[in-house]
Molecule: Bacterial RNase P class A
Organism: Hyphomonadaceae bacterium
RNA sequence: CCAGUCGGCUGGACGGCCGCGGGCGCAAACUGGAAACGGUGCGUUCGAGGAAAGUCCGGGCUCCACGCGGAUACGGCGGCGGGUAACGCCCGCCGAGAGAAGUCUUAGGGAUAGCGCCACAGAGAACAAACCGCCGAUGGCUCGCGCAAGUGAGCACAGGCAAGGCUGAAACGGUGGGGUAAGAGCCCACCGCGCCGACCGUAAGGAAGGUGGCACGGCAAGCCCCGCCGGGAGCAAGACCGAAUAGGGAUGCAACGACGCAGCAAUGCGAACAGCUCGUCCGUGAGCGUGCAUCCGGGUUGGUCGCGAGAACCGCGCAGCAAUGCGCGGUCCAGAGGAAUGGUCGUCACUGCGCAAGCAGUACAGAACCCGGCUUAUAGGCCGACUGGCAUU
Numbered sequence: 001c002c003a004g005u006c007g008g009c010u011g012g013a014c015g016g017c018c019g020c021g022g023g024c025g026c027a028a029a030c031u032g033g034a035a036a037c038g039g040u041g042c043g044u045u046c047g048a049g050g051a052a053a054g055u056c057c058g059g060g061c062u063c064c065a066c067g068c069g070g071a072u073a074c075g076g077c078g079g080c081g082g083g084u085a086a087c088g089c090c091c092g093c094c095g096a097g098a099g100a101a102g103u104c105u106u107a108g109g110g111a112u113a114g115c116g117c118c119a120c121a122g123a124g125a126a127c128a129a130a131c132c133g134c135c136g137a138u139g140g141c142u143c144g145c146g147c148a149a150g151u152g153a154g155c156a157c158a159g160g161c162a163a164g165g166c167u168g169a170a171a172c173g174g175u176g177g178g179g180u181a182a183g184a185g186c187c188c189a190c191c192g193c194g195c196c197g198a199c200c201g202u203a204a205g206g207a208a209g210g211u212g213g214c215a216c217g218g219c220a221a222g223c224c225c226c227g228c229c230g231g232g233a234g235c236a237a238g239a240c241c242g243a244a245u246a247g248g249g250a251u252g253c254a255a256c257g258a259c260g261c262a263g264c265a266a267u268g269c270g271a272a273c274a275g276c277u278c279g280u281c282c283g284u285g286a287g288c289g290u291g292c293a294u295c296c297g298g299g300u301u302g303g304u305c306g307c308g309a310g311a312a313c314c315g316c317g318c319a320g321c322a323a324u325g326c327g328c329g330g331u332c333c334a335g336a337g338g339a340a341u342g343g344u345c346g347u348c349a350c351u352g353c354g355c356a357a358g359c360a361g362u363a364c365a366g367a368a369c370c371c372g373g374c375u376u377a378u379a380g381g382c383c384g385a386c387u388g389g390c391a392u393u
Base pairs, nucleotide, nucleotide: 001389002388003387004386005385006384007383008382009381010380012348013347014346015345016344017343018342020047021046022045023044024043025042026041029040030039031038032037049364053375054374056373057372058371059370060369061234062233063232064231067284068283069282070281071280074230075229076228077227078226079093080092081091082090083089094108095106096105097104098103109225110224114223115222116219117218118217131165132164133161134160135159138158139157140155141154142153143152144151145150173191174190175189176188177187178186192214193212194211195210196209199206200205238305239304240303241302248296249295250294251293252292253291254290259270260269261268262267275288276287277286278285310332312331313330314329315328316327317326318325319324349362350361351360352359353358
């Protein structure tokens, strides 16, 4: 210098004028509303993001539900260690895979608990099989030779084999040698694989060495088994204030109730302790029914709070490989209604066009209870570490 890998940061800058929303202060006049509680003025101060997005995961907060014990169902997660409020997130490591390397990917528990599946092709797809093929030792048949015992040749009937071919994602170890009728871990060497394993590591795991002639196919992003975790709904949560009418609750009295039958109705007759709820089941337990009177209180329209000083941010130090934690110092930093967070001028930066003067543009995108993650979008710019190549010294 070229090509590339990984990590991090930034996301136009400064100033003037005008406007909009929140907080605080001053002012106390006007005004909306039944009320609760608001609005208008002046000054001052603050006012989008790294993703505010998707709403996927985990929490805070809030209300509701939940008698207890056991079992079960349903959903999620899944190598090991650490971090964290927690996580399906992050860090470090292990295994497997990819790459020449830096590095990258990984839904990574169990296939001797059981069930199921393995399309097409193919002879054969899971206690292997025999289509082509090889052999035909042994038995059989035919022919030759021999006095005979027998022996030689042929056939491929019985039978033996799985080397080679073929199909497939996958065919029950691979290569070489011996061996045989032909073959075969049948035997041997090396490789692979299974089992044991000194030693190393917190662990996942690694592994010197020994041993076995080879047995055990794949799929659990199929059912399932094992281990661990899990109540529900969400700021339209919820709290407080606050008219009227109808409904609600408590107490007292009366009735004895669900339900059915008769009757226009009043009422009469009959009538279980059943029934319903607490997810389901078992055990055990709890609660609930009508009319009238009196008292109490909630909700609807509406208003206020919830609402931002926190798992906060910045700097330094310490511990740790890191994620992260701890200590010290400093800072206060949007918050409403669905609606504010902008406009304009000047100077500068960058990009495009233009000979120039100059003109145009500046990514992705915008809070709504809050926080930690993940994912997705993103013009341009900056920094660091590393790998390979070439050149020079």